[in-house]
RNA sequence: UACUGACAUGCUCCGAAUUCUCAUUAAGAAGCGGGGGACCCACUUUGGGGGUGAAUCCUUGUUAAUCAGGUAGGGCAACUUGGGAGCCCGAACCCGUCAGCUAACCCCGUAGGAGUGGUCCAAGCGUAGUG
Numbered sequence: 001u002a003c004u005g006a007c008a009u010g011c012u013c014c015g016a017a018u019u020c021u022c023a024u025u026a027a028g029a030a031g032c033g034g035g036g037g038a039c040c041c042a043c044u045u046u047g048g049g050g051g052u053g054a055a056u057c058c059u060u061g062u063u064a065a066u067c068a069g070g071u072a073g074g075g076c077a078a079c080u081u082g083g084g085a086g087c088c089c090g091a092a093c094c095c096g097u098c099a100g101c102u103a104a105c106c107c108c109g110u111a112g113g114a115g116u117g118g119u120c121c122a123a124g125c126g127u128a129g130u131g
Stems, first nucleotide, its partner, number of pairs: 011115004018030004031110006041100001048098001049095004057070003061067001073089004079124006
């Protein structure tokens, strides 16, 4: 000097998944998020149906599967928005024959995984300093 790994702290990203109180029995509360559930309206149920999620659909090769390509859609800190460029994701799981919307009402979750040295332009908003 370079590379790799570990630990601690800070910042940041995907995501609803954060904060406070309390050790008293790991729970409780707030915030955020999800589901069920009338009238009215809507829909048509074995060719089952449905839910969370951005993650749906198509094609080729292949005996099939895997794999590959594309695609609806989604993501990429440092105020917000729009546009351009570039880089990625495009999964998984659950209910169990059953659930449309849905006021009142009822129930549930608050995990997990990671890393940009921070791309360019424009508009707007705000703060500080100077004159």
A computed fold for a 131-nucleotide RNA from Firmicutes bacterium UBA4882, annotated as c-di-AMP riboswitch aptamer (ydaO/yuaA leader). The sequence was found by an Rfam model in a public genome assembly.